[in-house]
RNA sequence: UCGUGCUAGACGGGGAGCUAGCGGUGCCCUGUACCCGCAAUCCGCUAUAGCGGGGUCGAAUUCCCUUUCGAGGGCUGAUGCGCCUGAGUCUACCAGGGUCAGAAGGUGUAGAAGAUUGGGUCCUGCGCGGCAGGAGCCUGCAAACCCCGCCAGGUCCGGAAGGAAGCAACGGUAAGCAAUCACUCCUGGGUGCCGCAGGGGCGCCUGGUCGGAGCCGGCUGGUUCUGGCAAGUCGGGUGGCACGGUUCGACAGAGGGUGCACGA
Numbered sequence: 001u002c003g004u005g006c007u008a009g010a011c012g013g014g015g016a017g018c019u020a021g022c023g024g025u026g027c028c029c030u031g032u033a034c035c036c037g038c039a040a041u042c043c044g045c046u047a048u049a050g051c052g053g054g055g056u057c058g059a060a061u062u063c064c065c066u067u068u069c070g071a072g073g074g075c076u077g078a079u080g081c082g083c084c085u086g087a088g089u090c091u092a093c094c095a096g097g098g099u100c101a102g103a104a105g106g107u108g109u110a111g112a113a114g115a116u117u118g119g120g121u122c123c124u125g126c127g128c129g130g131c132a133g134g135a136g137c138c139u140g141c142a143a144a145c146c147c148c149g150c151c152a153g154g155u156c157c158g159g160a161a162g163g164a165a166g167c168a169a170c171g172g173u174a175a176g177c178a179a180u181c182a183c184u185c186c187u188g189g190g191u192g193c194c195g196c197a198g199g200g201g202c203g204c205c206u207g208g209u210c211g212g213a214g215c216c217g218g219c220u221g222g223u224u225c226u227g228g229c230a231a232g233u234c235g236g237g238u239g240g241c242a243c244g245g246u247u248c249g250a251c252a253g254a255g256g257g258u259g260c261a262c263g264a
Base pairs, nucleotide, nucleotide: 001264002263003262004261005260006259009057010056011055012030013029014028015027020046021045022044023043024042034054035053036052037051038050063257064256065255066254067253068252072248073247074246075245076244077243079242080241081240082238083237084236085235086234087233090232091231093228094227095226096225097224098223099222100221101220102219105216106215107214114210115209116208117207118206119205120204121203122199123198124197125196126195127194128192129191131188132187133186134185135184136183139178140177141176147172148171149170155164156163157162
C1' cells in the first nucleotide's frame, strides 16, 4: 500500500412548550432521513437521562472536534409602520356670532345717523251696538166634573106667585202649548273698521320736532369668539409587520482528527 473480517459510531438535527430535569409523542423550522410497538386525563427514563424488538452501513462524501455562515424560535426595546382606544392644546376643515377693510348694489337735502315726543300693535274696566239664551209684553189655542159667567132641557122647594142648585151648548179664564221676534228687562262671549278712561311699554309699524350728511350692505378678505369633526397632533395600549439588541440554533462551507485482528 492492497484485500478480508470486526469494533467505536452512524442511519437526522434544532426551537418553543411540557417537566424537578432529560428524551419522546403532538406544534414549528430545517430538508429527505432504516422498520415495528408504546404515549397529553401523557409515555419512558435519572446526569451514561426515551424504552423494547429487528435490520443496514461502518473507519469515512457518511463518524468526531473546531470554526464561518445563519433558516427559524424565545426574550427585550423612550424605534418606525399598522391597528385599537382616549383627549380636544395646536394645524386644517365645517357652522354660527362680533369686529376691521373693501366691491357691486340700494337708500338719503322731497332730509341720513342720532336725540326727543306722540299714535298703533298688547292688557283691564265702562258705555253703545251686534249676536245668543231666558223672562215679560202682544196674539191664538186651551178644563166632560173637581175654574168663572150665563145657564135651554131636565131636577128640587112651594097650592100658586115665585125661588134654588146646576149638566151640555155658548162666552171667558188658569197652568200649559204654539206663534210673532217689534218692544222692555236680565244674563253671557272666540262679539265690533265704534266711543271713553286707565295701564303697559322689549320688539315691530307709523307720525311730529330738533338735527344737517350720511346709512344699509346676506358678497370678498383679515382678525377674534363659540360650537362641531377627529385627518394631522398629543396620551395610553397592542397576541400584527419591520428594524435594533440578546439567546438557542437546523442546513451548508472550511480546517483538523479517528481503532483492532488476519493475509498478501
Molecule: Bacterial large signal recognition particle RNA
Organism: Anaerolineae bacterium